[in-house]
A computed fold for a 504-nucleotide part of an RNA from a Fimbriimonadales bacterium, annotated as small-subunit ribosomal RNA, 5' domain. It matches the Rfam family "Bacterial small subunit ribosomal RNA". Its mean pLDDT, the model's own confidence on a scale to 100, is 84. The full RNA is in RNAcentral, with records from ENA and SILVA.
Context: one part of a larger RNA
RNA sequence: GGACGAACGCUGGCGGCGCACCUAAAACAUGCAAGUCGAGCGGUCUUCUGACUUCGGUCGGAAGAUAGCGGCGAACGGCGGAGUAAUACAUAAGCAACCUGCCUCGAAGAUUGGGAUAACCCCGGGAAACUGGGAUUAAUACCAAAUGUGGUCAUCGAAAGACAUCUUUCGGUGAUUAAAACGCGCAAGCGGCUUCGAGAGGGGCUUAUGGCCUAUCAGGUAGUUGGUGAGGUAACGGCCCACCAAGCCUACGACGGGUAGCUGGUCUGAGAGGAUGAUCAGCCCGACUGGGACUGAGACACGGCCCAGACUCCUACGGGAGGCAGCAGUUGGGAAUCUUGCGCAAUGGGCGAAAGCCUGACGCAGUGACGCCGCGUGGAGGACGAAGUCCUUCGGGAUGUAAACUCCUUUUGCCAGGAAAGAAACCUGACGGUACCUGGCGAAUAAGCCCCGGCUAACUACGUGCCAGCAGCCGCGGUAAGACGUAGGGGGCGAGCGUUGUCC
Numbered sequence: 001g002g003a004c005g006a007a008c009g010c011u012g013g014c015g016g017c018g019c020a021c022c023u024a025a026a027a028c029a030u031g032c033a034a035g036u037c038g039a040g041c042g043g044u045c046u047u048c049u050g051a052c053u054u055c056g057g058u059c060g061g062a063a064g065a066u067a068g069c070g071g072c073g074a075a076c077g078g079c080g081g082a083g084u085a086a087u088a089c090a091u092a093a094g095c096a097a098c099c100u101g102c103c104u105c106g107a108a109g110a111u112u113g114g115g116a117u118a119a120c121c122c123c124g125g126g127a128a129a130c131u132g133g134g135a136u137u138a139a140u141a142c143c144a145a146a147u148g149u150g151g152u153c154a155u156c157g158a159a160a161g162a163c164a165u166c167u168u169u170c171g172g173u174g175a176u177u178a179a180a181a182c183g184c185g186c187a188a189g190c191g192g193c194u195u196c197g198a199g200a201g202g203g204g205c206u207u208a209u210g211g212c213c214u215a216u217c218a219g220g221u222a223g224u225u226g227g228u229g230a231g232g233u234a235a236c237g238g239c240c241c242a243c244c245a246a247g248c249c250u251a252c253g254a255c256g257g258g259u260a261g262c263u264g265g266u267c268u269g270a271g272a273g274g275a276u277g278a279u280c281a282g283c284c285c286g287a288c289u290g291g292g293a294c295u296g297a298g299a300c301a302c303g304g305c306c307c308a309g310a311c312u313c314c315u316a317c318g319g320g321a322g323g324c325a326g327c328a329g330u331u332g333g334g335a336a337u338c339u340u341g342c343g344c345a346a347u348g349g350g351c352g353a354a355a356g357c358c359u360g361a362c363g364c365a366g367u368g369a370c371g372c373c374g375c376g377u378g379g380a381g382g383a384c385g386a387a388g389u390c391c392u393u394c395g396g397g398a399u400g401u402a403a404a405c406u407c408c409u410u411u412u413g414c415c416a417g418g419a420a421a422g423a424a425a426c427c428u429g430a431c432g433g434u435a436c437c438u439g440g441c442g443a444a445u446a447a448g449c450c451c452c453g454g455c456u457a458a459c460u461a462c463g464u465g466c467c468a469g470c471a472g473c474c475g476c477g478g479u480a481a482g483a484c485g486u487a488g489g490g491g492g493c494g495a496g497c498g499u500u501g502u503c504c
Base pairs, nucleotide, nucleotide: 001504002503003502004501006500007499008498009497010496013375014374015373016372017371018370019368020367021333026331027330028329030328031327032326035072036071037070040069041068043066044065045064046063047062048061049060050059051058052057079286080285081284089210090209091208092207093206094205095204098203099202100201103199104198105197106196107195108194109193111145112144113143114142121134122133123132124131125130151177152175153174154173155172156171157170158169159168160167161166182191183190184189212258213257214256219249220248221247224246225245226244227243228242229241231239261283262282263281264280265276266275267274268273288309289308290307291306292305311322312321313320314319339365341364342363343362347361348359349358350357351356378408379407380406381405388399389398390397391396413441414440415439416438417437418436422431448493449492450491451490452489453474454473455472459488460487461486462485463484469476470475
């Protein structure tokens, strides 16, 4: 000198764009943050309405709502960085060792049956959370059988292949496994279902290289290293197990300890390098602490389940409920970090045939000079120069064109009127009567902070008297202090200016 997610002191007019708990991964009141589909299903309710009627009702139709069964989603999005020094990340490769819901393309198909179960009703238990029994019913819920374009496995034959533990393709035979479901529509058709092949996107696994400190850590390791077999997985593998062998890593730093999410980047620097990893983007990891599996295409699952623990709450004392490192907000900690706002109008996501519903993602607004950028606080004229103040050699000098005064302007501000784009796409705009435009008013509403001994731009007077005080270093102050305090003057930067902290 530059930089900052900054803080503190003094000061503070406006706008745009960003950013805002770095500390306690501390604890959390309250509200919201993941639902949706009636075009899968049976009920129930409401409104309108038709026919019949013994006037009690019965049988329908349409529209709407929906607790339950069922489907898809809830594994995304959002938050945090505790752990992790390598099961992570970055880069480059490999899988002849793998998986993939929704989506796209292609091939083939959807036949016949069955038994349940919520809801509703009845009877109970419980303070509650909730729950037991009985009877009954539906499905795109569940089950059985048939069919086999296909898939899987075994076997035979042939061909090809960069890796031969083999792989791929074609043909034959056999075996096994093995699919389904309908809905809407007058219809055409649309949407869905099953099997297989391919794709896209997503994931899993393996290898190499690279990036912290410490030797006052020198030896470490028994599933340890390898083999055989069996199991397990989507898949390779000590991943797990039985047996066998005795290996494997290590001064090119094993093992241990400390610290730490990694990267694109960011800051600095001419560069090399050093430091760093807020915001944004990619990956990883976590969800009160520890452990576990279930469901599922996908989780070992933030707003799912089970167990244990700590904590908090309810209780009729028998038993239950909870998890803000989602958005706001509270307490606490701290030098320190915001509103319990508006809207789904846009973008994106989930569900749905659609209308649409949900969406604290997101879009906006609010608070904060926290940062960057821009603008303003007036412009021109105006005296050998008012007053005041300061200095003085008492002659004068300085403040100083500064003010007053004259003329002018209106950014900003205030008042009034008009008024968007953002909607692609008929409708639909939170922002917002906002930006912006026009007219009016009036210099009006708007300047401070630090410094002046040298480094380092800027000097005098008075007060004080090694006192009070200053100070980044050198050092000032003990009676004429350019270094303390005040005043005048001056220098620097300017809605900021200084100080502190950290990095280069």